[in-house]
RNA sequence: GCGGGAGUAGCUCAGCUGGUAGAGCGUGUGCCUUCCAAGUACAUGGUCGCGGGUUCGAGUCCCGUCUCCCGCU
Numbered sequence: 001g002c003g004g005g006a007g008u009a010g011c012u013c014a015g016c017u018g019g020u021a022g023a024g025c026g027u028g029u030g031c032c033u034u035c036c037a038a039g040u041a042c043a044u045g046g047u048c049g050c051g052g053g054u055u056c057g058a059g060u061c062c063c064g065u066c067u068c069c070c071g072c073u
Stems, first nucleotide, its partner, number of pairs: 001072007010025004019056001026044006049065005
């Protein structure tokens, strides 16, 4: 230098053919328990890496760019 993959909640990851961004874990407060753990109820969660474009509408499509991983030279 070239090609491919990944980037979404504090963490691990979903998100279909473009149509209200989700799960589990975590965290907080109750219930339960003599206490803890476990269980259970409620609450808490986001610039979708960044900047543009297309569209009535973009996590998703297009262009540029940054970081990480793999391969080629």
Predicted 3D model of a 73-nucleotide RNA (transfer RNA) from a Candidatus Limnocylindria bacterium. Rfam family: tRNA. It is annotated as a transfer RNA. About the family: Transfer RNA (tRNA) molecules are approximately 80 nucleotides in length. The organism belongs to Candidatus Limnocylindria, within Bacteria. The prediction has a mean pLDDT of 81.